The part of an RNA shown here (large-subunit ribosomal RNA, domain II) has 677 nucleotides and comes from Sphaerosorus coelastroides. It matches the Rfam family "Bacterial large subunit ribosomal RNA". The prediction has a mean pLDDT of 84. The RNAcentral record of the full RNA draws on ENA.
[in-house]
Context: one part of a larger RNA
């Protein structure tokens, strides 16, 4: 891991409600009597509920209480009771499995910690303390040297004890080892045997270490089925309805109480409501600046700054700041002279379909995303918090390549029938290689901005132009004058000022290059040649650049110049939608009654209803059964399902159907449990 068996809402007492039954007041409890195998029948009104309420009570009583009240108000002016069944509640282990803990009584120091008693062990080598002896030395000591001597938590290093490093091992040879090195090795040393200390404790050269592979409190049994607002699991079928993820309170936030939303059974009988009509109030969006604030420019300029004059009072100037006021132009959730759409309220209508009341039974109280209006955040988030709508949740089907929350559409069952929705119609892939008019050349389509560009289409209003435009080519482009100033120089062309006049077809006191300054080239401007459109602006459609990410590539792919984009048109395809045909169920109505009509039949939590099957009991020592029971294997047939069931084979002795009753009554999941492989 698989297969098989086992495996979870039970039971007692009390209560509430519903259904069914008995009685109309209901009913017995303990006990007793009789018969007996379990038990049954009969007794037994003690008690309980009901029969009258009300008041705190005395009390009064179909009334009572409040009160001064004959006022008002509150509660009342009778139907139950006893069983059984079901659901739920309370108390008990209370649907099942699951703690870590706490407490009690015991068992442990054969491991290990420390201690006590008594024993044992430490190859070999090195170093050479004190003391002593001799010699030298001294007045005597001191001192010096050589010997001797053999001290030490001394040194090197086996046994022994330890465990610093690395590798191996890591389902190991081993629940801590092996290999190679390593530390101590006469000491606070190591070790044998016997003994002592016990869990609220011991022991500890102290690590919360150790106390039998167990230690922030050992182990065993018991309290004990501790408790678990937590996790997991919870077993047959069909039918009807069908939620919530909100408000409020909570030592409350992943739990509960009440309300909201669901179901069932009664009652009420249009009371409810989409839509429509009429009538309302508002201060949102927008807008505005009349208020409150804020804000830019301009005019006037209170006051101040700077500055000039005066001996001083004080008088001037100002391209500075600036109150207030005027004009123009803005902004506001906590501004409003204004002011919608919606929404809301009331009344009327209302063909579809509800609403309300009561009792009982729940679940939910972690929501998610999309659109819209907002707060927080960065006008970030598949972010977060509200409001409102839809979907998912609890919703299958078609589309969006794939894709809970987007678009279409709500699946009773069957069909090799039809029509459509969203979306599509070259191939993958069902249906147009459809029609018309344009655009795009970028594979744009099939990702993005500021910004950039003689890409290209459309539109608008002007300008120049056969009296010849635009471009090109030929020619001119002059004189006063080198304008004045400045400057070493400044002559169109460093700079400053001015920018005239003349000759002209035209020519700037000069557009650019150039020179030290001149010179030189060129432009504006003009004539000629040529011959037909030219140059610039604004709006707009589709494109281009801007454009860099990690395996190789985001049209779904092939591929497409339409099979792209814009607009118009006609067909077709396309779903569990709608229709057709057949069948079933639920509810309501009618009624000739199992018939007709109408509506309905997605569904989690959850509520309600109806059934199937298993074991046992009674009828039952049943029917049946060696001419073959149960069980097992296989295979027709039937039923909406759980299931029923004929035949054949096997098997070899039991055993239905039906009607009632009682439950150890249904497994795929619980790191379930036992067995097998």
């Nucleotide at each position: 891991g698989c297969c098989g068996g086992c495996g979870a809402c039970u039971u007692g007492u009390a209560g509430u409600u519903a259904g069914u039954g008995g009685c109309a007041g209901g009913u017995u409890a303990a006990g007793g009597u009789a018969g007996a195998u379990c038990c049954u029948a009969c007794u037994g009104a003690a008690g309980c509920c009901a029969u009258a309420g009300u008041g705190a009570a005395a009390g009064c009583g179909a009334g009572c209480c409040u009160u001064a009240a004959u006022a008002g108000g509150g509660c009342g002016u009778u139907u139950g009771u006893c069983a059984c069944u079901a659901a739920c509640u309370a108390c008990g282990g209370a649907c099942c499995c699951g703690a870590a803990c706490c407490c009690g009584a015991g068992u442990g120091a054969u491991c290990u910690a420390u201690c006590c008693a008594u024993g044992a062990c430490c190859a070999g080598g090195a170093u050479g303390a004190a003391g002593c002896u001799u010699a030298g030395g001294u007045a005597a000591c001191a001192c010096u040297a050589a010997g001797u001597g053999g001290a030490g938590g001394u040194c090197c290093g086996a046994a022994c004890c330890g465990a610093c490093u690395g590798a191996u091992g890591u389902u190991g040879a081993a629940a801590a080892a092996u290999c190679a090195g390593c530390g101590g090795a006469u000491g606070a040393g190591u070790u044998g045997u016997g003994g002592a200390u016990a869990g609220g404790g011991g022991u500890g050269a102290a690590a919360u270490g150790c106390c039998a592979a167990u230690c922030g409190a050992a182990c065993u049994c018991g309290g004990a089925g501790c408790u678990a607002g937590c996790u997991g699991g919870u077993u047959c079928u069909c039918c009807c309805c069908g939620a919530a993820a909100u408000g409020u309170g909570u030592u409350u936030a992943g739990g509960c109480g009440c309300a909201g939303c669901g179901g069932u059974u009664a009652g009420u009988g249009u009371u409810a409501u989409a839509g429509c009509g009429u009538a309302g109030g508002g201060g949102u969006a927008a807008a505005g600046c009349a208020c409150u604030g804020u804000u830019u420019c301009g005019g006037u300029g209170c006051g101040g700054g700077c500055u000039g004059g005066u001996a001083a009072u004080u008088c001037g100037g100002u391209a500075c700041c600036a109150a207030a006021u005027c004009g123009a132009g803005g902004c506001a959730a906590a501004c409003u002279c204004u002011g919608a759409a919606u929404a809301c309220u009331a009344c009327g209508u209302g063909g579809a379909a509800a609403g309300c009341u009561a009792a009982c039974c729940a679940g939910u109280a972690a929501g998610a995303c999309u659109g819209u209006g907002g707060g927080g955040g960065a006008u970030a988030a598949g972010c977060u918090c509200c409001a409102u709508u839809g979907u998912c949740a609890a919703g299958a089907g078609g589309g969006a390549a794939a894709c809970a929350g987007c678009c279409c559409a709500g699946a009773c069952c069957a069909c090799c029938a039809g029509u459509u929705a969203a979306g599509g119609c070259c191939c993958c892939c069902a249906a147009a290689u459809g029609a018309u008019u344009a655009c795009u050349a970028a594979g744009u389509g099939a990702u993005a901005a500021a910004g950039g560009a003689g890409g290209u289409g459309g539109g608008a209003a002007g300008a120049c132009u056969u009296a010849g435009a635009c471009a090109a080519c030929c020619a001119g482009g002059a004189g006063g004058u080198u304008u004045g100033c400045u400057u070493a120089g400044a002559a169109g062309c460093a700079g400053c000022a001015a920018u005239c006049c003349u000759u002209u077809a035209a020519a700037g006191a000069g557009u650019g290059c150039g020179u030290a300054a001149u010179a030189g080239c060129u432009c504006a401007c003009u004539g000629g040649u040529c011959a037909a459109g030219u140059a610039a602006u604004c709006c707009u459609g589709c494109g281009c650049c801007g454009a860099a990410a990690a395996u190789g590539a985001a049209c779904g792919g092939g591929g497409c110049u339409a099979a792209g984009u814009a607009a118009u048109c006609u067909g077709c395809c396309g779903a569990a939608a709608c229709u057709g045909u057949g069948g079933g169920a639920u509810a309501u109505a009618u009624u000739u009654a199992u018939a007709u009509a109408u509506a309905u039949c997605g569904g989690u939590a959850g509520g309600g209803g109806a059934g199937c099957g298993u074991u046992c009991u009674a009828u039952g020592g049943u029917a049946g059964g060696u001419u073959g029971a149960a069980g097992c294997g296989u295979u027709a047939a039937c039923g909406u399902a759980a299931g029923u069931g004929g035949g054949c084979g096997u098997g070899g002795a039991c055993g239905a159907u039906a009607u009632a009753g009682a439950a150890g009554u249904g497994a795929g999941a619980a790191u379930g449990u036992c067995g097998g492989c």